[in-house]
This is a predicted structure of a 423-nucleotide RNA (Bacterial RNase P class A) from Marininema halotolerans.
Rfam family: Bacterial RNase P class A. The family's RNA type in Rfam is ribozyme.
The organism belongs to Marininema, within Bacteria.
RNA sequence: AAAGUAAACCGGGCAAUCGCCGGUGGAGCGCCGCAAGGCCCCACGGGAGGAAAGUCCGAGCUCUAUAGGGCAGGGUGCCGGCUAACGGCCGGUGGAGGCAACUCUAAGGCUAGUGCCACAGAAAUGAAGACCGCCGAUGGAGAGGGGUGCCCUCUCACAGGUAAGGAUGCAACGGUGCGGUAAGAGCGCACCAGCAGUAUGGAGACAUACUGGCUAGGUAAACCCCACCUGGAGCAAGACCUUAAAGAGAUCAACGCUUUUAAGCGAAGCUGUAGCCCGCAGUGAUCUCGGGUUGGUCGCUUGAGCGGUGUAGCAAUACAUCGCCUAGACAGAUGAUUGCCACUCUAUACCGUGGGAGGCAUUGCGACAAUUGCUGUUUUGACCACGAAGAGUACAGAACUCGGCUUAUGGUUUGCUUUCCAA
Numbered sequence: 001a002a003a004g005u006a007a008a009c010c011g012g013g014c015a016a017u018c019g020c021c022g023g024u025g026g027a028g029c030g031c032c033g034c035a036a037g038g039c040c041c042c043a044c045g046g047g048a049g050g051a052a053a054g055u056c057c058g059a060g061c062u063c064u065a066u067a068g069g070g071c072a073g074g075g076u077g078c079c080g081g082c083u084a085a086c087g088g089c090c091g092g093u094g095g096a097g098g099c100a101a102c103u104c105u106a107a108g109g110c111u112a113g114u115g116c117c118a119c120a121g122a123a124a125u126g127a128a129g130a131c132c133g134c135c136g137a138u139g140g141a142g143a144g145g146g147g148u149g150c151c152c153u154c155u156c157a158c159a160g161g162u163a164a165g166g167a168u169g170c171a172a173c174g175g176u177g178c179g180g181u182a183a184g185a186g187c188g189c190a191c192c193a194g195c196a197g198u199a200u201g202g203a204g205a206c207a208u209a210c211u212g213g214c215u216a217g218g219u220a221a222a223c224c225c226c227a228c229c230u231g232g233a234g235c236a237a238g239a240c241c242u243u244a245a246a247g248a249g250a251u252c253a254a255c256g257c258u259u260u261u262a263a264g265c266g267a268a269g270c271u272g273u274a275g276c277c278c279g280c281a282g283u284g285a286u287c288u289c290g291g292g293u294u295g296g297u298c299g300c301u302u303g304a305g306c307g308g309u310g311u312a313g314c315a316a317u318a319c320a321u322c323g324c325c326u327a328g329a330c331a332g333a334u335g336a337u338u339g340c341c342a343c344u345c346u347a348u349a350c351c352g353u354g355g356g357a358g359g360c361a362u363u364g365c366g367a368c369a370a371u372u373g374c375u376g377u378u379u380u381g382a383c384c385a386c387g388a389a390g391a392g393u394a395c396a397g398a399a400c401u402c403g404g405c406u407u408a409u410g411g412u413u414u415g416c417u418u419u420c421c422a423a
Base pairs, nucleotide, nucleotide: 001419002418003417004416005415006414007413008412009411010410012341013340014339015338016337017336018335020047021046023044024043025042026041030039031038032037049395053406054405056404057403058402059401060400061234062233063232064231068278069277070276071275073230074229075228076227077226078092079091080090081089082088093107094105095104096103097102108225109224113223114222115219116218117217131166132165133162134161135160138159139158140156141155142154143153144152145151146150174192175191176190177189178188179187193215195212196211197210198209199208200207201206238298239297240296241295247289248288249287250286251285252284255266256265257264258263269283270282271281272280305324306323307322308321309320310319311318312317342393343392344391345390346389351387352386353385354384355383356380357379358378359377360376361375364374365373
């Protein structure tokens, strides 16, 4: 210097004028409204984000007798910790990518069961398979020889053996090498992978070592099994106030006992939870048309809040202490104008100023062996600095709140890794 990687911070600044919204305090009982309530005036403070986006998760909060039990459905899936909780975060383990710093991980179980592995290939399982090959020891056929009813040699590749070599395929029944064999094969051995057992270390996932039979695989982001979690709806939730009124019709179900005749009890039926069963609760449930209100207030911002310091912890975070209060809109505010400054570009192009470098000068002045120095002038489309002019300043707007994840995006700083150069 370049490339990469991890993290932190900022999110143009200042001033003036006018405008919008809200909070606190005050004043007026002035204006609007049938009312609930609202508006106007004065003073002092305040007013979009790191993602406010996506609506992918989790909650706080609100309502819903069933938020009781079970099944089904859905979600998560290595270990440990953090958290209100999570599918999040932190730290580890295994695996994958990268030279590395680092990044990602859909990471339980195929020996509970059921499936699938097309095509190709001989063969991809209820433990298969022989296309080309290799052997042919033993048995068979043929030939030759000999010491002739037996022996030896050669040939064939028939019976038979084989799965080491080749072909096919993502994958071929552990891999490489040596021995052995007729040729081969974990048949035996050495090393390695896998599986099982034991020991050691670790809270644990796992790691290491030894031993062993030698050993069909892959797929669960296939159905499934196992472990844990899980009621529903959502601020257009919901609560209150004012006003006004108005109900009508249809369908289905309705048993018995007691008694003060309107209640109680039991049971059937019906209704009630996002589905089903049991339990529980109720005694009615469902549908159509119509009236009032398209009103007002609350919910609505003090929070699992933010920041500093200290302690504990590798960290996420927890605890203690000190300090701060930082929008609450409702067809929906947080804006507009001007000036100055900051940064970037036009662009080192035009204009201006200055400098550097070069040239020239009464063969300038001074010094002098030569060079260096000074003054004036001039050149340098493209030597340097400053100024002026113009344009621009990313992604993008709260709507009950919070913790995350994902996506979009301008700039600054720091740590680490690799490469090159110089010392």